[in-house]
């Protein structure tokens, strides 16, 4: 080189073409004599460009990352 598979908060993962969730982490506020457990609540993400569609994470195509298998 080839063939295949992967990408979604800070991570660890979900999600039939129809509003993008969840848990940990952070931060804020109850609690407590401080701390931690608990509880409440708040931010935070769709690798990248184009096609298809009324609508695209989701399907096409192409690029990039990261893997694995041939050679």
């Nucleotide at each position: 080189g080839u063939g295949c598979a992967u990408g979604u908060a800070g991570u660890u993962u979900a999600a039939c073409g129809g509003u993008a969730g969840a848990a940990c982490c952070u931060c804020c506020g109850a609690u407590u004599g401080u701390g931690g457990c608990u509880c409440g609540g708040a931010u935070a993400a769709c690798a990248a460009g184009g096609g298809u569609u009324c609508a695209a994470c989701u399907c096409c195509c192409u690029u990039c990352u990261u893997g694995c298998a041939c050679c």
Molecule: transfer RNA
Organism: Candidatus Gastranaerophilales bacterium